[in-house]
RNA sequence: CGAUAAAGGCAAACCCGUUGCAAAACGGGGACGCAAAGUUAUGGGUCUCGCCGUGAGAUUGCCAGGCUACCGA
Numbered sequence: 001c002g003a004u005a006a007a008g009g010c011a012a013a014c015c016c017g018u019u020g021c022a023a024a025a026c027g028g029g030g031a032c033g034c035a036a037a038g039u040u041a042u043g044g045g046u047c048u049c050g051c052c053g054u055g056a057g058a059u060u061g062c063c064a065g066g067c068u069a070c071c072g073a
Stems, first nucleotide, its partner, number of pairs: 001072002009034002014029006032061001038067003042064003045059005
């Protein structure tokens, strides 16, 4: 750096169940995609809230950064 390679991996929307006020998460089904779609809320973005706040949360499959990693022309 990422093939019209090999072996594997992950799993969007949607449906069902559970949890949560919610964003959303988890489990099962399912594949739109992904070469870090592994991991981390560190910076920015976006989103939610009953207590509107210098509050509490969600998102790494929004971007950047940190850490780690299989295979290989």
Molecule: c-di-GMP-I-GGC riboswitch aptamer
Organism: marine eukaryotic metagenome